[in-house]
Context: one part of a larger RNA
RNA sequence: CGUACAGUGGAUGCCUUGGCACUAGAAGGCGAUGAAGGACGCGACUACCUGCGAUAAGCGGCGGGGAGCUGGAUGUGAGCUUUGAUCCGUCGAUGUCCGAAUGGGGAAACCCGGCUGGUUAACUGCCAGUCACCCUCCGAGUUGUUCGGAGUGGAGGAACACCUAGGGAAUUGAAACAUCUUAGUACCUAGAGGAAAAGAAAGAUUUAAUCGAUUCCGUAAGUAGCGGCGAGCGAAAGCGGAGGAGCCCAAACUACCUUCGGGUAGGGUUCGGGCCUGCGUUAUGGCAUUGUCAAUUGUUAGUUGAACUAUCUGGGAAGGUAGACCAUAGAGGGUGAGAGUCCCGUAAACGACAACAAGCGGCAGCCUAGCAGGUUCCAAAGUACGACGGGGCACGUGAAAUCCUGUCGGAAUAUGUGCAGACCAUUGCAUAAGGCUAAAUACUAACUAGUGACCGAUAGUGCACCAGUACCGUGAGGGAAAGGUGAAAAGAACCCCGGGAGGGGAGUGAAAAGAAUCUGAAACUGUAUGCUU
Repeated sequence: CGUACAGUGGAUGCCUUGGCACUAGAAGGCGAUGAAGGACGCGACUACCUGCGAUAAGCGGCGGGGAGCUGGAUGUGAGCUUUGAUCCGUCGAUGUCCGAAUGGGGAAACCCGGCUGGUUAACUGCCAGUCACCCUCCGAGUUGUUCGGAGUGGAGGAACACCUAGGGAAUUGAAACAUCUUAGUACCUAGAGGAAAAGAAAGAUUUAAUCGAUUCCGUAAGUAGCGGCGAGCGAAAGCGGAGGAGCCCAAACUACCUUCGGGUAGGGUUCGGGCCUGCGUUAUGGCAUUGUCAAUUGUUAGUUGAACUAUCUGGGAAGGUAGACCAUAGAGGGUGAGAGUCCCGUAAACGACAACAAGCGGCAGCCUAGCAGGUUCCAAAGUACGACGGGGCACGUGAAAUCCUGUCGGAAUAUGUGCAGACCAUUGCAUAAGGCUAAAUACUAACUAGUGACCGAUAGUGCACCAGUACCGUGAGGGAAAGGUGAAAAGAACCCCGGGAGGGGAGUGAAAAGAAUCUGAAACUGUAUGCUU
C1' cells in the first nucleotide's frame, strides 16, 4: 500500500406528529360580576404535563351518545356503568392567594386592621359581608364649604398587526460635507375602533364651459414642477373603475319660565331662512336611531350514508389472475405491501332542550311642503385678513398663492365675504370662523374549513421531543441540543460464565430489527493475509 472481516461513527435514503405561505368564512375580544398573566394546592399510591380550585383530574340542570370507563401513563389496589357511566355540546354552581388589586401596608402570591352579623360561656380565635381613588348626578337647615346618597361610570390588559394625534433621531446618500437626503422613517407617549381617519364645498376648474361629499384602485406620469437645479424629491385636475347617502345645529321670529346672565320648546339650516300678502297642502315617502314580537337562516353536540368474492405468491394482500358490483360517493386517511365496494370517511340528506348571531315582516318611535311677490330682520369675531417668526402643501422664500399659527395689529355683514398660484381688472365658483355620517380601504393574535411546481429533522418556527425549557448574564437580555425497534411487545421464560456490565445457549419474530433498537456512508481503530522497502 492492497484485500477480506469487524468495530467506531451517524452521513444518506425513506418517513412525519411540526412548521411556512396563502384562500374562504366567521370574529376582532377581555376586565371592579375582579381581566390578561401567575403563585400555591387538588389523585389510593403522583415528580412532571394536562385538567381543576378547600364542592379542587371535579359538582348540578338540559341535550347528544350507547358500552365500556377511572387524562398523558403503564402498574398495583379499589371502584363506577343499560336505574345509561366515561365521553361531547350548552347553561349554571364552586372558584384559595397574588395581580388594575381597590380596607392599611408590602421585598407579588405575605403582614396588620376597622365596622356589621354569625359561632362561642367568652375571646387575643374562626366564618360571612363591607371599608381605595377619580368623575358625574342628587340631597339636607343654608348662600357656600363640609358631609351624606346614587351610578352595569372610569382605572388594567392586549395581536411587537392595522388607525389617529402629540413628540421625533442617526447611520446612510450626496462617492468629503453644512442646505438637502435617509424621513416625518425608526422610536417614545396618549387615545380609539372593528376598522380608524376623511367627508356633504367660503370645492375642483375655465378659451367657452362644466363637474358636484369623502375614501380606495388604475391611468394621467416619472409628466408639470421642486432641487448646493447636485444627490435626489415629485404632484394635481381630468379620464376609467370600487363604493355610493346624506344630515343636525347657532341666529332671525314665537311661546313659556327666569336668579334678568339666560334656560326650555317650536321655528330654521343654503338651487338661503325669518316676517307680511296671495295661492296651494293632510297625503305620500323615508329612517344610518330606539324598543318589542318574530317567520326564517346560521353557529355551538350529532344522525343516516351505496357497492366483492374466489384463487396464487407471501409472515401478512389492499399486489397478480378470474369473474362481479356501487357511484350526486373513484377527496383523503387507516388497515401486517398499491383497497371505490374492510374501517373512518366522502356525495347527498337530516338534526337542538339550551345559548349565541343575523333577520323577512308587524307594531310602537322618529323625520317628511311648497310656489309667487314684498320687506331688509338673521346667517358662528379677537374670527377673516395683514406684519414678523416658523410649520405644512411635490413646491428648499422663491414672483409663492392656498392651509396651520407663536407675537402684534385687526375688518365687513349678502349691494357682504372668500377663492380661481404675487398683484389688479373682468368674469366665474363657493358661502369660513359649530357638529354628525354607513360602504368601497388597512390589518390578522385567536377560531373553522381548505390549498401549495413550500420544508422534510444542520431543512422548516428558536422549539416536530415537557422550549422561550436547560444553560449563560447583577440586569436589560441571550438562548440551545435532542424525532424513527416491530405489523403486533410477541420487549427475550428457563439454563450457563461473570460481583456486575456483558456475553453464550434457548425462545419470540418475516427479519434480531434487541431497546445504545430502520437504513447504517466517510474520516478513524483493529484482526488476518499478500506485496514493497